Overview
Predicted 3D model of a 73-nucleotide RNA (transfer RNA) from Roseimicrobium sp. Rfam family: tRNA. Rfam's curators write: Transfer RNA (tRNA) molecules are approximately 80 nucleotides in length. The coordinates come from a structure-prediction model, not an experiment, and the mean pLDDT is 83.

RNA sequence: GUCACAGUAGCUCAACGGGAAGAGCGCCCCACUCGUAAUGGGGUGGUUACUGGUUCGACUCCAGUCUGUGGCC
Numbered sequence: 001g002u003c004a005c006a007g008u009a010g011c012u013c014a015a016c017g018g019g020a021a022g023a024g025c026g027c028c029c030c031a032c033u034c035g036u037a038a039u040g041g042g043g044u045g046g047u048u049a050c051u052g053g054u055u056c057g058a059c060u061c062c063a064g065u066c067u068g069u070g071g072c073c
Base pairs, nucleotide, nucleotide: 001072002071003070004069005068006067007066010025011024012023013022019056026044027043028042029041030040031039049065050064051063052062053061
């Protein structure tokens, strides 16, 4: 230089032949216990990397930029 993949909650990941984002862990509160842990219940969470475009409507489609990983040169 070029090609491919990935970027979504504090972390690990879903949601994708467009209808507007959810789970586990974490954190907070409560119950249980003499107490802690475990367990159970409730709560807490997002500019979907960024900028444009298409569309009535974009995490999703298109273009570009940035970051990371891998292949080729």